Overview: This is a predicted complex of two RNAs, RNase P RNA and transfer RNA, with 476 nucleotides together.
RNA sequence: GAAGUACGCCGGGUGAUUGCGCCAUUGCCGCUGACGCGGUAACGGUGAGGAAAGUCCGGGCUUCAUCGGGCAGGGUGCAGGAUAACGUCCUGUCGGGGUGACUCGAAGGAAAGUGCCACAGAAACAUACCGCUUGUCGGCGGGCCGGGCGCAAGCUCGGCCCCGCCGAUGUGCAAGGGUGAAAUCGUGAGGUAAGAGCUCACGGAGUGUCGCGGUGACGCGCGCUCGGGCAAACCCCACCUGAAGCAAGACCGCUCGACCAAGGGUCUUUAUGGCCCCGGACGGCCCGUCCGUACGAGUUAUGUCGCAACGAGGCAUGCGGUAACGCGUGCCCCAGAGAGAUAAUCGCCGGCACCCGCAAGGGUGCGCACAGAAUCCGGCUUACAGGCGUACUUCGCAC
RNA sequence: CGGGGCGUAGCGCAGCCUGGUAGCGCGCCUGCCUUGGGCGCAGGAGGCCUCCGGUUCAAAUCCGGACGCCCCGACCA
Numbered sequence: 001g002a003a004g005u006a007c008g009c010c011g012g013g014u015g016a017u018u019g020c021g022c023c024a025u026u027g028c029c030g031c032u033g034a035c036g037c038g039g040u041a042a043c044g045g046u047g048a049g050g051a052a053a054g055u056c057c058g059g060g061c062u063u064c065a066u067c068g069g070g071c072a073g074g075g076u077g078c079a080g081g082a083u084a085a086c087g088u089c090c091u092g093u094c095g096g097g098g099u100g101a102c103u104c105g106a107a108g109g110a111a112a113g114u115g116c117c118a119c120a121g122a123a124a125c126a127u128a129c130c131g132c133u134u135g136u137c138g139g140c141g142g143g144c145c146g147g148g149c150g151c152a153a154g155c156u157c158g159g160c161c162c163c164g165c166c167g168a169u170g171u172g173c174a175a176g177g178g179u180g181a182a183a184u185c186g187u188g189a190g191g192u193a194a195g196a197g198c199u200c201a202c203g204g205a206g207u208g209u210c211g212c213g214g215u216g217a218c219g220c221g222c223g224c225u226c227g228g229g230c231a232a233a234c235c236c237c238a239c240c241u242g243a244a245g246c247a248a249g250a251c252c253g254c255u256c257g258a259c260c261a262a263g264g265g266u267c268u269u270u271a272u273g274g275c276c277c278c279g280g281a282c283g284g285c286c287c288g289u290c291c292g293u294a295c296g297a298g299u300u301a302u303g304u305c306g307c308a309a310c311g312a313g314g315c316a317u318g319c320g321g322u323a324a325c326g327c328g329u330g331c332c333c334c335a336g337a338g339a340g341a342u343a344a345u346c347g348c349c350g351g352c353a354c355c356c357g358c359a360a361g362g363g364u365g366c367g368c369a370c371a372g373a374a375u376c377c378g379g380c381u382u383a384c385a386g387g388c389g390u391a392c393u394u395c396g397c398a399c
Numbered sequence: 400c401g402g403g404g405c406g407u408a409g410c411g412c413a414g415c416c417u418g419g420u421a422g423c424g425c426g427c428c429u430g431c432c433u434u435g436g437g438c439g440c441a442g443g444a445g446g447c448c449u450c451c452g453g454u455u456c457a458a459a460u461c462c463g464g465a466c467g468c469c470c471c472g473a474c475c476a
Stems, first nucleotide, its partner, number of pairs: 001395010012349007020047004025042007049370001053381002056379005061245004068287004073241005078092005093107001094105004108236002113234002115230003126184001129177002131173002134170009143160007185203006204226005210221004249305003253299005263277005278292005313332008350368001351366006400472007409425004419456001427443005449465005
């Protein structure tokens, strides 16, 4: 210098003018007996994000037979840790990728069971189509031996079971061919009738009351084994999990309807208490629990709280930890509406695009990335013009 | 703001749970029938199953993400 990797950050600045929401103070007006409430004006303060988004996870909070137990259902899935919690994060393990910095992985179990593996193929998990080997039988041919006929060439019969071929049937094999996404661990050698982890060498996978190291995943060694894939198929194992959601819900009206009831028995000194029976209600189901009187419907178009100044808050700093994070100290208070404010115009600087120029620079254009709170918080995912910082890697050059 | 469902041929839908060949009706095209049209008969075309990744030998189907459309939910004191 070039190309990269990881982490973190910014994502316009500034001035003027005019506006908007909320909060506090003050003035004025209205209402009220009063506290106060409403309207309006001035001044002051404050006013979008890293994703406010998607609503994909987790929690705070709220309500729901008492939220208790079990089942069903749902979710998660290497180990250890962090955390309020998580499917998130950190550190490691194993596997894939990269020369490397580094990065990616829904990564338990297929030697529990069930199911599926289309087409092709003999066979998709217990089998053999072609093929290799061999036993028996039959046939044919050759060879050898012996007999008969014949002068001879030769013809013919029988035997040996020596060799080859064909057929039938049985045995052994899984090496080779072929099919397929996938075919019984791969390559080589030995071995054998032919073969085969049958044996050996190297490599791979699984496994163990084994040894050593590690908290552990796991690694190394040793022994044994070689049993196809799919669990983002059912399932098994381990762990977690009640449901719904701030339009949750709580509190202040009016109108209408239903109800005027305290079920029965028994115990106790009385009772509003205990027990039994009867009836009713209640989450997806059951166990069970509760009740035996207080509810149901409509209306407005939406009042107050929840709801925004005390928080799993922010900033700075010290300590512990490899880190995620935790603990301590100091300082700060930081949007809050209800059809929904957070804006508009102009100047200067910055940025981007195009043009001119060797260059320095100049000109023109663009308000200028993605996008905008709505119960709050922690994550993930997705969108994003342009820019900055730190550490590291590889290559080239110079010293 | 919160919750649920859907996306397959021009239109309306099935297939998805349980992965392997994408189908039905209407519409469209060609031919026959008819004087002509309709009806009818025969034949045919038309789909990268909304998009992007993943699991798998194999994805419309299973899993994750994105986009689009539709529906529902109100504080009632």
Rfam match: Bacterial RNase P class A. By type it is a ribozyme.